[in-house]
RNA sequence: CCCCGUUCGAGUGACUGGCGUUGAAGGUGGGAGACCACCGGGGAGCUCGAUACGCAUAAGCCGCGCGCCUGGGCUCCCUUU
Numbered sequence: 001c002c003c004c005g006u007u008c009g010a011g012u013g014a015c016u017g018g019c020g021u022u023g024a025a026g027g028u029g030g031g032a033g034a035c036c037a038c039c040g041g042g043g044a045g046c047u048c049g050a051u052a053c054g055c056a057u058a059a060g061c062c063g064c065g066c067g068c069c070u071g072g073g074c075u076c077c078c079u080u081u
Base pairs, nucleotide, nucleotide: 004054005053006052007050008049009048010047011046012045015042016041017069018068019067020066021065026039027038028037029036030035040064060074061073062072
């Protein structure tokens, strides 16, 4: 110095379900199994940029209290096409 990482900013953004509980703990309409549309509220990751830092490990991370479930997305590693 470069790559990478942390931090900050901008853009983009998958996924955002069912039942129970509670004075309340998304709403409305539809459908019927755990979904669809719109609205409100969240949101990892990805891209670009910035100056500063470099120990940046380990634990994986994301959806409206808590519990029980259902179904997804993303990061990392390996293999195949």